[in-house]
Context: one part of a larger RNA
RNA sequence: UCCGGCGACUUAAAGUUAGUGGCAUGGUUAAGGUAGAGAUAUUGGAGCCAUAGUGAAAGCGAGCUUGAAUAGAGCGUAAAUUGUCACUAGUUUUAGACCCGAACCCGGUUGAUCUAACCAUGGCCAGGAUGAAACUUAGGUAACACUGAAUGGAGGUCCGAACCGACUGAUGUUGAAAAAUCAGCGGAUGAGUUGUGGUUAGGGGUGAAAUGCCAAUCGAAACCGGAGCUAGCUGGUUCUCCCCGAAAUGUAUUUAGGUGCAGCGGUUAAUCUUUUAGCGUAGGGGUAAAGCACUGUUUCGGUGCGGGCUGGUAAUUCGGUACCAAAUCGAGGCAAACUCUGAAUACUACGUGUACAAUUAACCAGUAAGACUAUGGGGGAUAAGCUUCAUAGUCAAGAGGGAAACAGCCCAGAUCACCAGCUAAGGCCCCUAAAUAAUUACUAAGUGAUAAAGGAAGUGGAAGGGCUUUGACAACCAGGAGGUUUGCUUAGAAGCAGCAAUCCUUUAAAAAGUGCGUAAUAGCUUACUGGUCUAGCAAUUCUGCGCCGAAAACUUAUGGGACUAAGUAAUUUGCCGAAGCUGUGAGAUAUUAAAAAUUUAAUAUCGGUAGGGGAGCGUUCUGCGGUAGAUUGAAGUGUUAGCGAAAGCGGGCAUGGACGAAACAGAAGUGAGAAUGUCGGA
Numbered sequence: 001u002c003c004g005g006c007g008a009c010u011u012a013a014a015g016u017u018a019g020u021g022g023c024a025u026g027g028u029u030a031a032g033g034u035a036g037a038g039a040u041a042u043u044g045g046a047g048c049c050a051u052a053g054u055g056a057a058a059g060c061g062a063g064c065u066u067g068a069a070u071a072g073a074g075c076g077u078a079a080a081u082u083g084u085c086a087c088u089a090g091u092u093u094u095a096g097a098c099c100c101g102a103a104c105c106c107g108g109u110u111g112a113u114c115u116a117a118c119c120a121u122g123g124c125c126a127g128g129a130u131g132a133a134a135c136u137u138a139g140g141u142a143a144c145a146c147u148g149a150a151u152g153g154a155g156g157u158c159c160g161a162a163c164c165g166a167c168u169g170a171u172g173u174u175g176a177a178a179a180a181u182c183a184g185c186g187g188a189u190g191a192g193u194u195g196u197g198g199u200u201a202g203g204g205g206u207g208a209a210a211u212g213c214c215a216a217u218c219g220a221a222a223c224c225g226g227a228g229c230u231a232g233c234u235g236g237u238u239c240u241c242c243c244c245g246a247a248a249u250g251u252a253u254u255u256a257g258g259u260g261c262a263g264c265g266g267u268u269a270a271u272c273u274u275u276u277a278g279c280g281u282a283g284g285g286g287u288a289a290a291g292c293a294c295u296g297u298u299u300c301g302g303u304g305c306g307g308g309c310u311g312g313u314a315a316u317u318c319g320g321u322a323c324c325a326a327a328u329c330g331a332g333g334c335a336a337a338c339u340c341u342g343a344a345u346a347c348u349a350c351g352u353g354u355a356c357a358a359u360u361a362a363c364c365a366g367u368a369a370g371a372c373u374a375u376g377g378g379g380g381a382u383a384a385g386c387u388u389c390a391u392a393g394u395c396a397a398g399a400g401g402g403a404a405a406c407a408g409c410c411c412a413g414a415u416c417a418c419c420a421g422c423u424a425a426g427g428c429c430c431c432u433a434a435a436u437a438a439u440u441a442c443u444a445a446g447u448g449a450u451a452a453a454g455g456a457a458g459u460g461g462a463a464g465g466g467c468u469u470u471g472a473c474a475a476c477c478a479g480g481a482g483g484u485u486u487g488c489u490u491a492g493a494a495g496c497a498g499c500a501a502u503c504c505u506u507u508a509a510a511a512a513g514u515g516c517g518u519a520a521u522a523g524c525u526u527a528c529u530g531g532u533c534u535a536g537c538a539a540u541u542c543u544g545c546g547c548c549g550a551a552a553a554c555u556u557a558u559g560g561g562a563c564u565a566a567g568u569a570a571u572u573u574g575c576c577g578a579a580g581c582u583g584u585g586a587g588a589u590a591u592u593a594a595a596a597a598u599u600u601a602a603u604a605u606c607g608g609u610a611g612g613g614g615a616g617c618g619u620u621c622u623g624c625g626g627u628a629g630a631u632u633g634a635a636g637u638g639u640u641a642g643c644g645a646a647a648g649c650g651g652g653c654a655u656g657g658a659c660g661a662a663a664c665a666g667a668a669g670u671g672a673g674a675a676u677g678u679c680g681g682a
Stems, first nucleotide, its partner, number of pairs: 001682006011095013026049003032043004053060002063075004098236002101233001105226006116200009125190001127159003130155001134151001136149004163187003167184005202218001204214003239616006249262005263367002265364007274357001278352006289341001290339002295335003299331005306324002308321005370395010400411003415586004420582003426576003429561003435573001437572006448563001454548002458545006466537002475532005481505003486500003511526001515524002587606009617671001619668005629659001636655005642649002
């Protein structure tokens, strides 16, 4: 890991609701007794419920309570209506209470053959090194002291085996071993090590102290018991079909992953249009927008209260000001906590409006972690597959088609069957079903098939002006002058450093000069004018599609191929395309109507998690039952027709070798794929 067996909503009592039955001249017995082998029958009226309520109660009573009340009010009476005892089902409570699962806590026992400490009594420590005290002797001293030599053999002394330990590395890690092996390492006469016997016991002991050790167990040993502790937690919970079908919200909570009540679902009744969408009529509002009349904020300009700076005066005070600036006027903005205004929606009321609608009651729930998308907001950074509200949708609990793939997007809601048809979204060159369709444009960038500020005679369209055959624009030829070198300034200033002024004349035209240039002149050039040439030219605004800006790791992507349309914009006609709709056939549920005595027809419906309701299948045992059947072959096992909407039923064949249905009832150890389930096997 697989296969097979076992494996989880039970039982009792009480309450409550529904159904069925008995009785209702109210119902019913409990303990106990009697009879009987027992099942059971019979007796037993104590008690319980109902028959009257009301009050906290004493109590009173078709009334009672409150109250001073004869008032008022509350609950009753009257009318409608019932009650009780069993059984069955649902649910609640108490019990282990659907099953498995703690860590703990408490009680009683057993442990010091491991290990910690201690007690008693024994054992063990190769070899080598160092050389304390003391003593002896020599020197030395008045005598000590002191010095040398020898002797001596101290030490938690040194080196190093046994022995004890365990600092490092490798191996080992389903090991040779539940702590070892190998190579090194520390102590090795000591606070050493070790044998034997003994002592200390769990709320305890022992501890050179690590929460260490107390039998591979230690922040409190092990075993048995309380004990099926408790678990708002995790996991698991076994046959079928039919009908309906949620929630992830509000509020409260030592509450936030739990629970109570409400909301939303189901079942059964009652009310009988009371209800919803839609439509009509009538309303209030202060949102969006807008606005600046208020409250604030804000830019510019006019007037300029007051102040600053500054000048004058002996002083009161009088001037100046390109500074700041109240208030006011004009122009122009902003606001969730501004409003002179003010929608659409939404909401409310009334009328209409028939949908297995609404409301009420009883009983049974689940839910109270929601997710994304769109829109309106708050928080955040107008970040997040972020967070928090509101409204709607989808998913959740929804399959099918589209978006390459893709819970939450687009289309569309799957009763079943069909090798029929029509469409939706989306598509129609090939992969790949359907247009290599049509018309008019655009794009040249593979733009299409990712992005900004910004940049550019890319290219298409639109608009209104200007110049132009009295010749525009560009190009070429020619002119571009005189007073004058204007005045000032300056070393110089002559169109062209700078300041001021910017006239007049000749002209077809020519600036007291557009730029380059010179020390200053000179020189080149422009404006302006004539000629040559010839038909459009120069500029502006709006707009379509493109270009640059543009860097990442599988060649990794319009889904790929590929495409100049098979791209983009607009228009048109076809076709494809889903479990949608239609067609044909079949079934189920509900309602209605007929017939008629369970049939037919019509209409509507039949996705579904949690969950509610309904109807069935099968297993074991009991009654019928020593049954029908069965060696001419039972149960069981294997295989295979047929039938049924399913659980399932069931004929044949083979195996097997002795039991054993169906129908009708009854009772449950009644259905397995999951529980790191459990036992066995492979």
Large-subunit ribosomal RNA, domain II from Synura echinulata, 682 nucleotides, folded computationally.
It matches the Rfam family "Bacterial large subunit ribosomal RNA".
Taxonomically the source falls in Synura (Eukaryota, Stramenopiles, Ochrophyta, Synurophyceae).
The full RNA is in RNAcentral, with records from ENA and SILVA.